[in-house]
Model confidence (mean pLDDT): 82 of 100. A computed fold for a 111-nucleotide RNA from uncultured Muriicola sp., annotated as SAM riboswitch aptamer (S box leader). The sequence was found by an Rfam model in a public genome assembly. The source organism's lineage runs through Bacteria, Bacteroidota, Flavobacteriia, Flavobacteriales and Muriicola.
RNA sequence: UAGUUAUCAAGAAAGGUGGAGGGAUUAGACCCUUUGAAGCCUUAGCAACCCUUUGUGUCAGAACAAAGAAGGUGCUACAUUCUAUCACGCAUUUAGCGCGACAGAUAACAC
Numbered sequence: 001u002a003g004u005u006a007u008c009a010a011g012a013a014a015g016g017u018g019g020a021g022g023g024a025u026u027a028g029a030c031c032c033u034u035u036g037a038a039g040c041c042u043u044a045g046c047a048a049c050c051c052u053u054u055g056u057g058u059c060a061g062a063a064c065a066a067a068g069a070a071g072g073u074g075c076u077a078c079a080u081u082c083u084a085u086c087a088c089g090c091a092u093u094u095a096g097c098g099c100g101a102c103a104g105a106u107a108a109c110a111c
Base pairs, nucleotide, nucleotide: 003109004108005107006106007105008104013043014042015041016040017039021032022031023030026084027083028082029081044076045075046074049072050071051068052067053066054065055064056063080103085101086100088098089097090096
């Protein structure tokens, strides 16, 4: 880097360094930010995808349930900050509401 599956309104920040941007991309909106952005480092934490233990289950599996947090990732402003494009439903006279797809992020697998 293109693929498959699952999840995404919950949760969890301090210090050092740095010195102007940041919230994925384009546009708009709304925000954060010199009372210090991004990035990097340290420590702490959150969660439970992989994982560990126990139980149910089975010929063996798959699967399910409960508990856990040592290790591998991830994450720690705002719903994936919101809207847009497509499809559907409701409502409707001109602008909404809901839901899904697409896109994105993360994990596991595969190449």